Model confidence (mean pLDDT): 84 of 100. This is a predicted structure of a 98-nucleotide RNA (SAM riboswitch aptamer (S box leader)).

RNA sequence: UUCUUAUUAAGAGUAGCGGAGGGAACAGGCCCUGAGAAGCUCGGCAACCUGCAUUUGCAAGGUGCUAAAUCCUGCGGCAUUUGACCGGAAGAUAAGUC
Numbered sequence: 001u002u003c004u005u006a007u008u009a010a011g012a013g014u015a016g017c018g019g020a021g022g023g024a025a026c027a028g029g030c031c032c033u034g035a036g037a038a039g040c041u042c043g044g045c046a047a048c049c050u051g052c053a054u055u056u057g058c059a060a061g062g063u064g065c066u067a068a069a070u071c072c073u074g075c076g077g078c079a080u081u082u083g084a085c086c087g088g089a090a091g092a093u094a095a096g097u098c
Stems, first nucleotide, its partner, number of pairs: 003096006013042001015041003021032003026074004043066003048062003051058002070090001075087003078083001
């Protein structure tokens, strides 16, 4: 990097360092943030793969995650005064694959 499959409304900090931006990209919204953003560390959550147990548990290893539905919308359908409706696209993560 290509493709496939599964998941994507649950869960997780009154911590340390850090010091201004962040919520993937574009656009439009709406938010978070010096009462401390990103990032790093520690802690925690979860259970995809491995492992152990053996019928659904444990959480040691590999990942992952740790504001808000993947923050919402963008395309199609239904609804029709407006929706936390159904699907798709895109993204993310895992396992496999070229």

Of the family's consensus pairs, 93% are formed in the model.